This is a predicted structure of a 488-nucleotide part of an RNA (small-subunit ribosomal RNA, 3' major domain) from an uncultured delta proteobacterium. Rfam family: Bacterial small subunit ribosomal RNA. The full RNA is in RNAcentral, with records from ENA and SILVA.
[in-house]
Context: one part of a larger RNA
């Protein structure tokens, strides 16, 4: 001066209580341990590992295993040797798995620098290939040698510095008190006076309004014009777009406060005392995490711990455990019918209308580099009928059988349809998790990765929308100040 206390005040969080919805049972999805296995590559381990790297494992990625090939190499730079031998494309044949890879032959067809020359040809040796040789490579290892990122405490209110002052000195002081805030955030006092990183503000979004412009959006009012439709002349009023400004500041009343910061209530506002939300994370902890993104120091490998292919594997399954989806049903299920977003995304793309199919799809090509055209049908909600409490008109797992489509290729191992089948399951035991509002709960809907997808994940984006709480005894965890201490 820390750190710890089943040691004190004070104070604050969905921390507890108050209140909603879940998880723990069921099938499934999906991650993890465990066993198996030739391989089931690795990492990640309390909170802060487990739908996590992985924003796509059929092949390829890829790094495991099996075979089979190669050895200056798939990749780079220097010398080096050959010397027009070379390369790419087809074609024909052996070997080999049909495959990497290696042989041999071709009447083919393209490609090859520079100087001198019309040109025929000469000369050089460049690209390329080839010998040999310095070397290339390593997803091998050490995250406890490291750089950069990157999670946690924690969006917590804290962490320090100068310079004066106190101590003999580690140090203290300022930063402590008494008020106030979300804050070390502000007043006051004050041996302490200033300053700094952090809070705030500045930045984006979003909520009112005004200016500007007015197309691919928009239609009020005019005029055509249609079974209809901003279709069209037209016109900028609204909506919206998108750029600028305006707006809130405790400004203004009142009360309570020390006359102070501040707090209550109110008034005018769209919006009120940070308006709602992001971005943005001090000093430092935790030898956190990542040598597999990358980069890098040691160490190791060099006919192999490299490289190339073929095939299997990561997807296995007595169990276990996390995370999640779908349900157990009448606030429902099915039928028909009818409406209302928002953000997005499009060319090796998105595909309309028609028409074929019960459907996935198929054909088909219109438009569209897209406020024009396409994805696109929003779901839940509303009306009307139909079940009447059952393991059912609830629930889909599982199985067979027919298929579609994506791909070189759907056995191992893809995702969808369409018949049939129709499992557990009647709200979950100890115990746990989220969440204070336009959130919790519920509905769809779009991106990215991507040929295709095992996506129920993940980032968004809107519809529909509540309950409780106004206390702080406890639980957790954190901050200040005090206190003990045989801990550093």
């Nucleotide at each position: 001066u820390g750190a710890c206390g089943g040691g004190g005040a004070c104070u604050c969080a969905c921390a507890c209580a108050a209140g909603c919805g879940g998880u723990g049972g069921a099938g499934c999805a999906u991650g993890u341990g465990g066993c198996u296995u030739a391989a089931u590559u690795c990492g990640a381990a309390g909170c802060a590992a487990c739908g996590c790297g992985a924003a796509g494992a059929a092949c390829c990625c890829u790094a495991c295993c099996c075979g089979g090939g190669u050895u200056u190499g798939a990749c780079a730079u220097g010398c080096u040797u050959g010397g027009a031998u070379g390369c790419c494309u087809c074609c024909u044949g052996g070997g080999g798995a049909u495959a990497a890879c290696u042989c041999a032959g071709g009447u083919a067809g393209g490609c090859u620098g520079c100087c001198c020359g019309c040109a025929a040809g000469g000369g050089u040796g460049a690209a390329a290939c080839u010998u040999g040789c310095a070397c290339a490579g390593g997803u091998g290892u050490u995250g406890c040698a490291u750089g950069g990122c990157u999670g946690u405490c924690g969006u917590c209110a804290g962490c320090u510095c100068g310079u004066g002052c106190u101590g003999u000195g580690a140090a203290g002081u300022g930063u402590c008190g008494g008020g106030u805030u979300a804050a070390g955030u502000c007043c006051c006092u004050u041996a302490a006076c200033g300053a700094g990183c952090g809070a705030a503000a500045c930045c984006c979004c979003u909520g009112u309004c005004g200016c500007u412009a007015g197309u691919u959006g928009c239609c009020a009012g005019c005029g055509g014009g249609u079974c209809a439709u901003g279709c069209c002349g037209g016109g900028g009023a609204c909506u919206c777009u998108a750029g600028c400004g305006a707006g809130a500041c405790u400004g203004c009343c009142g009360g309570c406060g020390u006359u102070a910061a501040g707090c209550c209530g109110g008034a005018g506002g769209a919006a009120g005392g940070u308006g709602g939300g992001g971005a943005c994370g001090a000093c430092g902890u935790c030898a956190a995490g990542u040598c597999a993104u990358c980069a890098u120091g040691g160490c190791c490998u060099u006919u192999a711990u490299g490289c190339c292919c073929g095939g299997g594997g990561a997807u296995g399954c007595a169990c276990a455990c996390g995370u999640g989806c779908u349900a157990c049903a009448a606030u429902g299920g099915c039928g028909c019918g009818u409406a209302c977003a928002g953000a997005g995304c499009g060319a090796c793309g998105c595909g309309a209308a028609g028409c074929c199919g019960c459907g996935a799809g198929g054909c088909g090509g219109a438009g569209c580099a897209a406020a024009u055209c396409g994805c696109a049908a929003a779901a839940a909600a509303c009306a009307c009928g139909c079940c009447c409490c059952a393991g059912u008109u609830c629930a889909g797992a599982u199985u067979g059988g027919a298929g579609u489509c994506u791909g070189c290729a759907a056995u191992u191992c893809g995702a969808c349809u369409c018949c049939a089948u129709g499992a557990a399951g009647u709200c979950g035991g100890a115990a746990u998790c989220g969440c204070u509002a336009g959130u919790a709960a519920u509905c769809g809907c779009g991106u990215a990765u991507c040929a295709g997808c095992c996506a129920u994940g993940a980032c968004g984006c809107g519809g529909u929308g509540a309950a409780u709480g106004u206390g702080u005894u406890c639980c957790u965890g954190a901050g200040u100040c005090u206190u003990g201490u045989a801990c550093a």
The coordinates come from a structure-prediction model, not an experiment, and the mean pLDDT is 82.